[in-house]
RNA sequence: GCGGGUUUAGCUCAGUUGGCAGAGCAGAAGUUUUCCAAACUUCAGGUCGUCGGUUCAAGCCCGUCAACCCGCU
Numbered sequence: 001g002c003g004g005g006u007u008u009a010g011c012u013c014a015g016u017u018g019g020c021a022g023a024g025c026a027g028a029a030g031u032u033u034u035c036c037a038a039a040c041u042u043c044a045g046g047u048c049g050u051c052g053g054u055u056c057a058a059g060c061c062c063g064u065c066a067a068c069c070c071g072c073u
Base pairs, nucleotide, nucleotide: 001072002071003070004069005068006067007066010025011024012023013022019056027043028042029041030040031039049065051063052062053061
């Protein structure tokens, strides 16, 4: 230099054919318990890597840049 993959909550990851952003774990509160743990209930937590484009509407489609990973030279 060329090609491919990944980027979404604190962490690990879903998100189908473009139509209100989710789960598990972690965190907070509560129930239960002599206490702890476990279990159960509830709550909070998001610029969807950046900047643009398409669209009535973008996490999703197109381009750009960046970070990380893999391969080629």